[in-house]
Context: one part of a larger RNA
């Protein structure tokens, strides 16, 4: 910038991308078929495998803002708690998010029109003959069908909803002389809807997207709760002592669910205009 007034949403499918793998079992059936050995078609079922798409219940993996334990060392005067610092010291665990090796699903069915081929009626040829006229059958293949992008598909498609219906002069053009209608310039209008700007993430290099901005749960904080850790500190008590046990499933817990206006999204500002030959 276009798509022909402007805007919000919500859709059609031109067309373009992807998918398109395969194996083994069991049933029909030890049937048909074969002297026997063997050993189907067709139809039906189950279970793989490669591969993709999602996902994070589950199983595991990470998790350097979680929770323990521990060494040295140096500080909070000192004990005791307790922080620094040593690769996050070192070392079990481990929530959320991201993940596989983990989980759910896919590849189809079905239509349609065909190859090779098999035929049905049939003559040129009194016969034959799937062809010549006509008419079926028939592939993992092709057109769809399934998933995903799509109307810059410029032939610019469709619905739904929502806004704008001022004035003066001055010139051209028309005229039924009421007036239409172009420009031009002063005035008045600033809509519907967007944007900036903030708090944000299911989005993210930046943008873009989404969500929410007091008619308010967006983020933080608190509170409740879950999770994970694994028995807090300080007391009381036993042990000479390390240290034990009680108080107690104790403290302490990022990202996880929730709930509450205490913080902070305050105020504002621009851009879009007046009916659309």
């Nucleotide at each position: 910038c276009g798509c022909u007034g402007g805007a919000g949403a919500a859709u059609u499918g031109c067309a373009a991308g992807g998918g398109c793998c395969u194996a083994u079992c069991c049933c029909u059936a030890g049937u048909a078929c074969g002297a026997g050995a063997g050993g189907a078609c067709c139809g039906g079922g189950a279970u793989g495998g490669a591969c993709g798409c999602a996902c994070c219940u589950c199983u595991g993996g990470u998790g350097g803002a979680c929770c323990u334990g521990u060494u040295g060392u140096c500080g909070u005067g000192c004990c005791a708690a307790c922080g620094g610092c040593a690769c996050a010291g070192c070392a079990g665990g481990g929530u959320a998010g991201c993940u596989a090796u983990g989980u759910g699903c896919g590849g189809a069915a079905g239509g349609g029109a065909u190859a090779a081929c098999c035929g049905c009626u049939g003559a040129a040829a009194g016969c034959a003959u799937c062809u010549a006229a006509g008419c079926g059958g028939g592939a993992a293949g092709c057109c769809u069908g399934c998933c995903u992008u799509a109307a810059g598909a410029u032939a610019a498609g469709u619905u739904c909803u929502c806004c704008c219906u001022g004035g003066g002069c001055c010139g051209g053009u028309u005229u039924u002389c009421g007036g239409a209608u172009c420009g031009g310039u002063c005035u008045c209008u600033g809509a519907a809807g967007g944007g900036c700007c903030g708090a944000g993430g299911u989005a993210g290099a930046c943008u873009a997207c989404c969500u929410c901005g007091u008619u308010g749960a967006u983020a933080g904080g608190c509170u409740g709760g879950g999770u994970g850790u694994g028995g807090a500190a300080g007391c009381g008590u036993c042990g000479u002592g390390a240290g034990g046990c009680g108080u107690g499933g104790a403290g302490c817990u990022g990202a996880c669910c929730a709930g509450u206006a205490c913080u902070a999204a305050u105020a504002g500002c621009c851009c879009g205009u007046g009916a659309g030959g």
Notes:
The part of an RNA shown here (large-subunit ribosomal RNA, domain VI) has 277 nucleotides and comes from Candidatus Desulfovibrio kirbyi. It was read from a public genome assembly. Model confidence (mean pLDDT): 89 of 100. NCBI's taxonomy places the organism under Bacteria, Thermodesulfobacteriota, Desulfovibrionia, Desulfovibrionaceae, Desulfovibrio.